RNA sequence: CUCUUAUCCAGAGCGACAGAGGGAUCGGCCCUAUGAAGUCGCGGCAACCUCUUGGAGCAGGACUCAGGCCAAUGAAGAAGUCCCUGCAAGAACGGUGCCAAUUCCGACAGGACAGUCUGGAAGAUGAGAG
Repeated sequence: CUCUUAUCCAGAGCGACAGAGGGAUCGGCCCUAUGAAGUCGCGGCAACCUCUUGGAGCAGGACUCAGGCCAAUGAAGAAGUCCCUGCAAGAACGGUGCCAAUUCCGACAGGACAGUCUGGAAGAUGAGAG
C1' cells in the first nucleotide's frame, strides 16, 4: 500500500515545552494567544486482540476406542477430551486504539421537496491475509 471482516449517537485530560494553526478532503459550522499542531510526563476510557469461568454446538480437525440414544443408530468410528465455532459473565499484566462537538454536520442514491429517515461512498480503528 492492497484485500477481507467487525465497529464507529457510549466513554475518558491535566501539566511541561512550543508558538499558529486544527477538526482527513470539499462546503458549512466550530475549536484556538483564557494557547492550535507537534513532542514529552503523568493520568484515564474502552474492551478489538489477549486471559479466566460457565453453559452450548457437533459442520470440520486431532486423540481415543465401544458404546450411545430410546421413533430413528454406531468400527464407513458411539460416548468422551482437546482444537474449533458462536453465546453469557468477568479481568485489564501485555499488543493496539482513543480521551471538544454522533466519524461535528453534509457530500451520492431513495423515501416528491424542506425538515427528517434509510442505505451507500469516503474516512478512522481493530483483527486476519497478501
Molecule: SAM riboswitch aptamer (S box leader)
Organism: Anaerolineae bacterium